Notes:
A computed fold for a 121-nucleotide RNA from a Chloroflexota bacterium, annotated as SAM riboswitch aptamer (S box leader). The coordinates come from a structure-prediction model, not an experiment, and the mean pLDDT is 81.
[in-house]
Parts: sequence; C1' cells; structure tokens
RNA sequence: CUCUUAUCCAGAGCGACGGAGGGACCGGCCCGAUGAUGUCGCGGCAACCCGCCAGUGUGUAGUCAGGCCAUAAACACUGCCGAAGGUGCCAAUUCCGGUAGAUUUUUCUGGAAGAUGAGAG
Repeated sequence: CUCUUAUCCAGAGCGACGGAGGGACCGGCCCGAUGAUGUCGCGGCAACCCGCCAGUGUGUAGUCAGGCCAUAAACACUGCCGAAGGUGCCAAUUCCGGUAGAUUUUUCUGGAAGAUGAGAG
C1' cells in the first nucleotide's frame, strides 16, 4: 500500500514545549494568540486483540469392524466478568451534508469516502 471482516448517536483531560492555522477531501458550520492543530509526559476512557466463567452447537480420540447413545480435547456462536500486555481513543454523532431509494418537507434505510481493530498478501 492492497484485500477480507467487525465497529463508528456511549465514554474519557491536565501539564510542558511550540507559535499558525486546524477539524482527511469538497461545501457548510465550528475550533484557534484567553495559544488551536501538533509533539512529549502524566492521567483517563473503552474493551478490538487477550484472559476467566457459563450456556448452546459442531465434534474426533477413547475403539478391531458396523451401528446407536453419551462425551474429554478442539472449534464456532452467545452472554457475564477482568484489565496485566498489544493497539486505539479522550471538541462538536465519523461535527453536518456529499450518492441512491423510501417518506413527503422532515425523517428513515442502504451505499460511497474516511477512521480504528483483527486477519491475509
């Protein structure tokens, strides 16, 4: 960088450095010298990976051959819990819209784009 897949209306900020634009892109609307964006330190949020337990399902060994029942290990799904470690995140719903359909004038549902995790190339 590309592909697959899951999630994105919840949650969580202080200090130091630095000094002009920033919020991915476009439009809007916001943030910003009362110092934003960013970097670093500390703190926190969350629970994707991870761990434990329970339930359900699949299911082989045990077993020389066939069948039935039950069932370790293992795997999958669901739910509760945990937070040591790997990420991530801590203005505004991914800030809102961008495209299609429905509704019929205000909303809903999908899609695209983007972000993050996990896996693969």
Of the family's consensus pairs, 97% are formed in the model.